Record summary: This is a predicted structure of a 73-nucleotide RNA (transfer RNA) from a Bacillota bacterium. The sequence was found in a public genome assembly. The prediction has a mean pLDDT of 80. It matches the Rfam family "tRNA". Gene Ontology term of the family: triplet codon-amino acid adaptor activity. About the family: Transfer RNA (tRNA) molecules are approximately 80 nucleotides in length. The family's RNA type in Rfam is transfer RNA.
């Protein structure tokens, strides 16, 4: 130097035939208890890395640029 993968909620990840984004744990409030775990109900979170472009409409296509990984010469 060349070449592929990844990047969505606080963490761990779905959503990729383009149509107004989800879980599961965490927090957070009840509820059970003598209390505490546990369990059981609820809620709260997200310019979908970023910067343009395509489209009526983009996490989802194009094109670049930022961090990580992993093949090669």
């Nucleotide at each position: 130097g060349g070449g592929c993968c990844c990047u969505u909620a606080g963490c761990u990840c779905a959503g990729u035939c383009g149509g107004u984004a989800g879980a599961g744990c965490u927090c957070c409030c009840g509820g059970c208890u003598c209390a505490u775990a546990a369990c059981c109900g609820g809620u709260u979170g997200g310019u979908c890395a970023c910067u343009g472009g395509u489209u009526c409409g983009a996490a989802c296509c194009c094109a670049g640029u930022a961090g990580g990984g992993c093949c090669u010469a």